The prediction has a mean pLDDT of 87. Predicted 3D model of a 350-nucleotide part of an RNA (small-subunit ribosomal RNA, central domain) from Elusimicrobia bacterium RBG_16_66_12. Lineage of the source: Bacteria > Pseudomonadati > Elusimicrobiota. Its Rfam family is "Bacterial small subunit ribosomal RNA". Rfam 15.1 lists 42,628 matches to the family in 10,626 species. The sequence was found in a public genome assembly.
[in-house]
Context: one part of a larger RNA
RNA sequence: CUAGGCGUAAAGCGAGUGUAGGCGGACGCUUAAGUCCGGCGUUAAAUCUCCAGGCUUAACUUGGAGCUGUCGUCGGAUACUGAGCGCCUCGAGAGGGGUAGGGGGCAGUGGAAUUCCCGGUGUAGCGGUGAAAUGCGUAGAUAUCGGGAGGAACACCUAUGGCGAAAGCAGCUGCCUGGGCCUUUUCUGACGCUAAGACUCGAAAGCUGGGGGAGCAAACAGGAUUAGAUACCCUGGUAGUCCCAGCUGUAAACGAUGGUCACUAGAUGUGGGAGGUAUCGACCCCUUCCGUGUCGUCGCUAACGCUUUAAGUGACCCGCCUGGGGAGUACGGCCGCAAGGUUAAAACUC
Numbered sequence: 001c002u003a004g005g006c007g008u009a010a011a012g013c014g015a016g017u018g019u020a021g022g023c024g025g026a027c028g029c030u031u032a033a034g035u036c037c038g039g040c041g042u043u044a045a046a047u048c049u050c051c052a053g054g055c056u057u058a059a060c061u062u063g064g065a066g067c068u069g070u071c072g073u074c075g076g077a078u079a080c081u082g083a084g085c086g087c088c089u090c091g092a093g094a095g096g097g098g099u100a101g102g103g104g105g106c107a108g109u110g111g112a113a114u115u116c117c118c119g120g121u122g123u124a125g126c127g128g129u130g131a132a133a134u135g136c137g138u139a140g141a142u143a144u145c146g147g148g149a150g151g152a153a154c155a156c157c158u159a160u161g162g163c164g165a166a167a168g169c170a171g172c173u174g175c176c177u178g179g180g181c182c183u184u185u186u187c188u189g190a191c192g193c194u195a196a197g198a199c200u201c202g203a204a205a206g207c208u209g210g211g212g213g214a215g216c217a218a219a220c221a222g223g224a225u226u227a228g229a230u231a232c233c234c235u236g237g238u239a240g241u242c243c244c245a246g247c248u249g250u251a252a253a254c255g256a257u258g259g260u261c262a263c264u265a266g267a268u269g270u271g272g273g274a275g276g277u278a279u280c281g282a283c284c285c286c287u288u289c290c291g292u293g294u295c296g297u298c299g300c301u302a303a304c305g306c307u308u309u310a311a312g313u314g315a316c317c318c319g320c321c322u323g324g325g326g327a328g329u330a331c332g333g334c335c336g337c338a339a340g341g342u343u344a345a346a347a348c349u350c
Stems, first nucleotide, its partner, number of pairs: 003322004007304002012318001014201004021194003025088001027086005033081002035077007043069001048066007091191001092188003095184005103177007110154001115149007125136002162169002206247006215241002220236004258317006266295011299306002323350003332343004
C1' cells in the first nucleotide's frame, strides 16, 4: 500500500468543543484544472513479445518489427469533480408562541434517624454471635422521658419514569444560568457533516494547603474461628468519607456497540408536545413529532442474538485491530508534588 475486520473471538479514543484536512443539497451560465479523445515529441541500450538468421540443437546470440507507463506540447469533448458568477429552499441556523425536566452554580431552610452532652425515672445487666469472648455497666449502663450540640444523608413519592455530551444528577425555597422538544413557516440562504493535532469536562481512590468530623471505615489493636487465619464473624479504631482552593486524568468510564444523513413490515407499554374527534367540561378514541422500553417480519450473524433506538441496506469522516506469552512492561520523550499517567518496543519462548 492492498485486503478483511472492530456487541461477546484482537479491535470504538471516557465524553465534548473545534483548527487543518477529507467529504458535501437544487437550478443556470462561464471556464477547462482534474477527467476523456486525437496528433507530434520523448520514453538510452539491454530486458520482454513476434518474425527471420548464426553456433549440430538448446541455452546463448545477431538483425528487424512491436509493446508499455510516465512526462511535455498542440488541438478537441464538457457528463461528472474542481474554479468563478448568479439564483433557490427541502439541509443548517435565526425569529415568534408554547412546554416538560433529580441539567448546572450560589444562597437560605426543614423533618426523621444515629452519636455525644445535661437533667429526671429506674436497677443489674447491656451488647454481640452459629456459639462465644474481647467491650460497656453499681463511679448507675442498657431501657425510658425532657432539654441541648454537631455532622452527614435526604425515607415515602420512586417508576421498566425524567434530565444531561459523558462522568453524573433527588428533602424544600429563592436568585443566576445551559440545553432539549412541540408549533408557526416570519427571516438568512448551503452558512453543512466529520474531525489528525489542540483545548475543555471527566466516578471512586489518591495528593497539597486550610477547615470540619455524627455515622461508616482501609491501616492498626484486641476477641473468636482454624492445623494455621497476616481473612471471612465480633468489639474498638486512624487516615479517608464532608466543605473551600489547587492537582491527579484513570475505571467492566459498558449498550463491552464512534459520529452524521437517508432508506427498509408491524404489534404493544410508557414520558413530553401538537392537531382532530367527542363533550357542558375533563377523560376516552384517532393522527402526528420527539424520547424511552418490550416483542417481532425481511435482512444480517460463527452462534448467541440484533431488528426504524440495527449488529439490516447504502453514503461520508474519524479512531482502532493483525497469533499467545514477554507487556500495556523496558528504554527514551511529554505530563505530574508524589503516587503514577501517556506514548510504546525488542531479545527470548510456545